[in-house]
Context: one part of a larger RNA
RNA sequence: AGAUGAACUCUUUCGGCAGGCUUAACACAUGCAAGUUGCGGGGCAGCACGUCUUCGGAUGGUGGCGACCGGCGCACGGGUGCGUAACGCGUAUGUAACCUACCCUUUACAGGGGAAUAGCCCGAGGAAACUCGGAUUAAUGCCCCAUAGUAUUAUUGAUUCGCAUGAAUUAAUACUUAAAGCUCCGGCGGUAAAGGAUGGACAUGCGUGACAUUAGCUUGUUGGUGAGGUAACGGCUCACCAAGGCAAUGAUGUCUAGGGGUCCUGAGAGGGUUCACCCCCACACUGGUACUGAGACACGGUCCAGACUCCUACGGGAGGCAGCAGUGGGGAAUAUUGCACAAUGGAGGGAACUCUGAUGCAGCGACGCCGCGUGAGUGAAGAAGGUCUUCGGAUCGUAAAACUCUGUCCUUGGUGAAGAAAAGGACGGUAGCCAAGGAGGAAGCCCCGGCUAACUACGUGCCAGCAGCCGCGGUAAUACGUAGGGGGCGAGCGUUGUCC
Numbered sequence: 001a002g003a004u005g006a007a008c009u010c011u012u013u014c015g016g017c018a019g020g021c022u023u024a025a026c027a028c029a030u031g032c033a034a035g036u037u038g039c040g041g042g043g044c045a046g047c048a049c050g051u052c053u054u055c056g057g058a059u060g061g062u063g064g065c066g067a068c069c070g071g072c073g074c075a076c077g078g079g080u081g082c083g084u085a086a087c088g089c090g091u092a093u094g095u096a097a098c099c100u101a102c103c104c105u106u107u108a109c110a111g112g113g114g115a116a117u118a119g120c121c122c123g124a125g126g127a128a129a130c131u132c133g134g135a136u137u138a139a140u141g142c143c144c145c146a147u148a149g150u151a152u153u154a155u156u157g158a159u160u161c162g163c164a165u166g167a168a169u170u171a172a173u174a175c176u177u178a179a180a181g182c183u184c185c186g187g188c189g190g191u192a193a194a195g196g197a198u199g200g201a202c203a204u205g206c207g208u209g210a211c212a213u214u215a216g217c218u219u220g221u222u223g224g225u226g227a228g229g230u231a232a233c234g235g236c237u238c239a240c241c242a243a244g245g246c247a248a249u250g251a252u253g254u255c256u257a258g259g260g261g262u263c264c265u266g267a268g269a270g271g272g273u274u275c276a277c278c279c280c281c282a283c284a285c286u287g288g289u290a291c292u293g294a295g296a297c298a299c300g301g302u303c304c305a306g307a308c309u310c311c312u313a314c315g316g317g318a319g320g321c322a323g324c325a326g327u328g329g330g331g332a333a334u335a336u337u338g339c340a341c342a343a344u345g346g347a348g349g350g351a352a353c354u355c356u357g358a359u360g361c362a363g364c365g366a367c368g369c370c371g372c373g374u375g376a377g378u379g380a381a382g383a384a385g386g387u388c389u390u391c392g393g394a395u396c397g398u399a400a401a402a403c404u405c406u407g408u409c410c411u412u413g414g415u416g417a418a419g420a421a422a423a424g425g426a427c428g429g430u431a432g433c434c435a436a437g438g439a440g441g442a443a444g445c446c447c448c449g450g451c452u453a454a455c456u457a458c459g460u461g462c463c464a465g466c467a468g469c470c471g472c473g474g475u476a477a478u479a480c481g482u483a484g485g486g487g488g489c490g491a492g493c494g495u496u497g498u499c500c
Stems, first nucleotide, its partner, number of pairs: 002499003006496003010492001014371004020364001021330001026328003030325003035072003040069002043065002047063003050059003079283003088208008098200002103196007111145004121134005151176001153174009181188002209255003216246003221243008258280004263272003285306004308319004336362001338361003344358001345356004375405004385396004409441001410437006419427001444489005449470003455484005465472002
């Protein structure tokens, strides 16, 4: 010099874009952040209509629909960086050792029966959270039988091929396992199988911090046989057998740390960095556990233990912001308890649509980058005034005043979008455009001894103070303080921290 998620001092017209708890993965009041589906089901709490009515009401008949059963989603999206030095990540491969809901293509099929259980009704317990008993009922919920294949398992055979275990194709026999309906008749769904797509799982080569003032480490440890388990290989687990395995090419231990694309710097080599955006990983009060499911060992699910907070009728219960806002605390320091689903995307639905703190926007703060302005021209009596002075003058200085203009921004009034394929716009009466007004409302900060651009006067007198380094100050200080003048940058300037 450059850079910064910055902070602090002084100062501050406006706009665009981007970014904003780096500290306590500290604790959290309140609201919202994941629902949807009546074209699966029984039903009918509430609303509206209709019908009946003894005018009290009754009635699922219709639109619809709270709660309930069922389906799909809740494993995405959003947050954080605790842990992790690891196949975690990056890169390149392999799977002849694997899975994949929804989606696409293709083929085939959907016959019959049964038992329950929510809801509703009756009753009981509890302060509450909620729970229990009885009776009764449905389904695309559950179960049984049938049928079935290129599916499963077993046995036998043939052909082709491979880097080993083997793989592909094909034939036969036996065994096991399917299904669900709704309909406005257009369709929407269901089951089995094959292929694709997408997403994932596992394995391997290489690369990926510090310390040797860490030198030895290891018993499921290393390998084998068999079994279990898994979607799948494997000490993944278990029984038995062998005694191995790793290490100075750094094992083990300790400390530190999420990794990468990037970003900063540098001529490069390199060094530093991981904030924002994108990919991967890990985590969800702390530790553990499995269940459901195509997928989780599951942020707003379950269970257990613990710490903490809250409610309690003391018997017992409830909770988890590292989602968006917001609060306390910590800190030098980091924002609104905002608007909208109009767009993009997601979930559900046949659709209308509903939900969506994802997202789109707005608000706050010069935190950064970029852009614009704070006026332009003429104007010498070189005014007044300030400062310096050798008292002649010099300088601020065309600077001001004055005169003539302009209208970026601004103010007022009018008009007014694109973003949305018919309609539908949170932003927003925003951006833009037109007219009028009027120089009016808009400049500071740091420095001036050398490095380093820029000098004089007064005050002070080793005092008060300055200072990045060298160093200034003890009576004429260009180095302290003030003033005039000057230099630099400019809506910023300077200081501090950090990196090259």
Molecule: small-subunit ribosomal RNA, 5' domain
Organism: uncultured bacterium